[in-house]
The part of an RNA shown here (large-subunit ribosomal RNA, domain IV) has 363 nucleotides and comes from a metagenome. The full RNA is in RNAcentral, with records from SILVA. The coordinates come from a structure-prediction model, not an experiment, and the mean pLDDT is 88.

Context: one part of a larger RNA
RNA sequence: UCCAGGUUAAGGAACUAGACAAAUUGGCCCCGUAACUUCGGAAUAAGGGGUGCCCAAAGUACGUGUAGUAUAUCAGCAAUGGUCAUAUGAAGCGGAACCGGGUUACAAUAAAGAGGUUCAACCGACUGUUUAACAAAAACACAUGUCUCUGCAAAGCCGUAAGGCGACGUAUAGGGACUGACACCUGCCCAAUGCUGGAAGGUCAAGAGGAGGGGUUAGCCGCAAGGCGAAGCUCUGAAUUUAAGCCCCAGUCAAUGGCGGCCGUAACUAUAACGGUCCUAAGGUAGCGAAAUUCCUUGUCGGGUAAGUUCCGACCUGCACGAAUGGUGUAACGAGUUGAACAUUGUCUCAAUCUGGAGCUCG
Numbered sequence: 001u002c003c004a005g006g007u008u009a010a011g012g013a014a015c016u017a018g019a020c021a022a023a024u025u026g027g028c029c030c031c032g033u034a035a036c037u038u039c040g041g042a043a044u045a046a047g048g049g050g051u052g053c054c055c056a057a058a059g060u061a062c063g064u065g066u067a068g069u070a071u072a073u074c075a076g077c078a079a080u081g082g083u084c085a086u087a088u089g090a091a092g093c094g095g096a097a098c099c100g101g102g103u104u105a106c107a108a109u110a111a112a113g114a115g116g117u118u119c120a121a122c123c124g125a126c127u128g129u130u131u132a133a134c135a136a137a138a139a140c141a142c143a144u145g146u147c148u149c150u151g152c153a154a155a156g157c158c159g160u161a162a163g164g165c166g167a168c169g170u171a172u173a174g175g176g177a178c179u180g181a182c183a184c185c186u187g188c189c190c191a192a193u194g195c196u197g198g199a200a201g202g203u204c205a206a207g208a209g210g211a212g213g214g215g216u217u218a219g220c221c222g223c224a225a226g227g228c229g230a231a232g233c234u235c236u237g238a239a240u241u242u243a244a245g246c247c248c249c250a251g252u253c254a255a256u257g258g259c260g261g262c263c264g265u266a267a268c269u270a271u272a273a274c275g276g277u278c279c280u281a282a283g284g285u286a287g288c289g290a291a292a293u294u295c296c297u298u299g300u301c302g303g304g305u306a307a308g309u310u311c312c313g314a315c316c317u318g319c320a321c322g323a324a325u326g327g328u329g330u331a332a333c334g335a336g337u338u339g340a341a342c343a344u345u346g347u348c349u350c351a352a353u354c355u356g357g358a359g360c361u362c363g
Base pairs, nucleotide, nucleotide: 001358002357003356004355005354006353007352008351010349011348014347019344027051028050029049030048031047036041038181052103053102054101055100062094063093064092068088069087070086071085072083073082074081075080104108116342117341118340119339120338121337122336123334124333128140129139145178146177147176148175149174150173156165157164158163182329183328184327185326187259188258189257192256193255194252195251196250197249198248201247202246203245207241208240212236213235214234215233216232219228220227221226260278261277262276263275264274287321288318299315300314301313302312303311
């Protein structure tokens, strides 16, 4: 010096990105316990008091339960007897506490083990799940809600197939997608893309069809060069006909998605309920808003501090919130994130000291 641990005057977060670490709290009994709330909770909320031993209370309360007694029942004409039936209950056995008094120590859950607490905001309802070996979370899942497909040889999935899962199930079932408890809600747009339905017209493949054209040449014409050229074979080939799809016509947004600009106007000023105009499929409704979203920005105002780029409450000028890619709230919950306070402390002012080990030398 390093590692592990103990103690510390005065102060008490001044440390630091951040109370990280350490300290505080701690068991049991009694008292007491707020906002809020889905009435279950919140709650061990918070905050107080007690705790050893001895006497006494007291061999008491109480427990157990023998003999006995009573009841019920069975046997018996009856007396009476039986019953691991019920109740009570001398005896025996076990055996407290409250209250009160005394007493020891610095200290009584005497060691060990054993919540620090509160206020406020964000996110996610919750218990759960996850990156085995740098991430446990606000991510995933979830109950709930909605849409959609599927009539059973189901849809969907695995497999070349046979076959299998779905399911020895049958629409209160099964598959897919989104959302994510609960409360209040979920606006406008079908122009584009997708899906569903429609079939009049346009387009449109192979196939069908075979007008026409080319090659070949028996033959014919020609003095010759050459020309014409049937059938057959062969190479092509127009019209016509022809499905789905696409174009087209509708529907559909808890389908993919989208949800404007400019100018003017009120008797101070400012602002604009109002008007004009352009464009659009429609121009963002409710709610929220400098937000896990705000660039300018440490916005402005208020609160908290002596002092606050963070935090809380407002404002709205939303660069670039917004309604199941859900919006806004929300009790409970969280090794989640953020801010504040109390308690507590070597985190610090600012260090000191002690214990054990490593480091060093020899072996």